């Protein structure tokens, strides 16, 4: 030095909820605020979930309402993969 694994030290993230501003929702982003988290850093590749705006389809009558099917849309704090890092006891 590295790999494993994870005590301790310095530190790091920021659940849920209030505001706020954004979107069609899911959800983000900021502010506050701490359940947690050794990768709760990045990456939507795999897989799961989550929405259903458009499309597509049902109805009673090429509307209309409702319902249904579907990510190009979120989720990385759902699982895995990939990349990059901080400390060093046993």
């Nucleotide at each position: 030095a590295g790999g494993u694994c994870g005590a301790a030290a310095a530190g790091g993230c920021a659940a849920a909820c209030c505001c706020g501003g954004u979107g069609a929702a899911a959800g983000c982003c900021g502010g506050g605020g701490g359940c947690g988290c050794a990768a709760a850093g990045c990456u939507a590749u795999g897989g799961g979930u989550c929405u259903a705006a458009g499309a597509c389809u049902a109805u009673a009558u090429c509307c209309a309402u409702u319902g249904g099917u579907u990510a190009u849309g979120a989720u990385u704090g759902c699982c895995a993969g990939g990349c990059c890092g901080c400390c060093g006891a046993a």
Background: c-di-GMP-I riboswitch aptamer from an Anaerolineales bacterium, 90 nucleotides, folded computationally. It matches the Rfam family "c-di-GMP-I riboswitch aptamer". Rfam describes the family as follows. GEMM was predicted in a large-scale screen for bacterial structured RNA regulatory elements. Rfam links the family to the GO term cyclic-di-GMP binding. The prediction has a mean pLDDT of 87. Of the family's consensus pairs, 100% are formed in the model.